RNA sequence: CGGCGUGUGGCGCAGUCUGGCUAGCGCACUUGCUUGGGGUGCAAGAGGUCGCUGGUUCAAAUCCAGUCACGCCGA
Numbered sequence: 001c002g003g004c005g006u007g008u009g010g011c012g013c014a015g016u017c018u019g020g021c022u023a024g025c026g027c028a029c030u031u032g033c034u035u036g037g038g039g040u041g042c043a044a045g046a047g048g049u050c051g052c053u054g055g056u057u058c059a060a061a062u063c064c065a066g067u068c069a070c071g072c073c074g075a
């Protein structure tokens, strides 16, 4: 320098191909119930607007362009 992949709550991931039900799951966290207390279990809740910028569209995590970080391959 070129090519490919990944980037989504605190952590790990799904959703992208085929744009549309207001972004979901597990763990963790908070509150309540349960217990003598803890743990387990049950119920409820808070937390992200999708790496960033711009574009297309009635509508973008999803499509397009640029860019950043990390990883792999090549030179």
Base pairs, nucleotide, nucleotide: 001074002073003072004071005070006069007068010027011026012025013024020058029045030044031043032042033041051067052066053065054064055063
This is a predicted structure of a 75-nucleotide RNA (transfer RNA) from a Bdellovibrionota bacterium. The organism belongs to Bdellovibrionota, within Bacteria. Its mean pLDDT, the model's own confidence on a scale to 100, is 82. It was read from a public genome assembly. It matches the Rfam family "tRNA". Its family is annotated with triplet codon-amino acid adaptor activity in the Gene Ontology.